[in-house]
RNA sequence: GUACGAAAAGGGCAAAAUCAUCGAAAGGUGAUGACGCAAAGCUACAGGGGCUAAAGUGUAAAACCAUGCCAGCCAGAUUCCGAA
Numbered sequence: 001g002u003a004c005g006a007a008a009a010g011g012g013c014a015a016a017a018u019c020a021u022c023g024a025a026a027g028g029u030g031a032u033g034a035c036g037c038a039a040a041g042c043u044a045c046a047g048g049g050g051c052u053a054a055a056g057u058g059u060a061a062a063a064c065c066a067u068g069c070c071a072g073c074c075a076g077a078u079u080c081c082g083a084a
Stems, first nucleotide, its partner, number of pairs: 004082002012037002017032006035072001042076002047074002049070003056064002
């Protein structure tokens, strides 16, 4: 340096749920809370995938549609520590 990941050390993050709040929704944010996580840190037009459907199309319903989202789905580029 590359791979790897321990009943190691020091730390870190925080699922569901509840409350508040923003939002049409998906979802975000804050608090409480820990299911888990070695990248659960970052990246969302310019990789794949997924969610929502306000506006629009539609007489309307259905349906379609991202310009709205998801990084705790895969992926990409980076990164603390060092037993085997």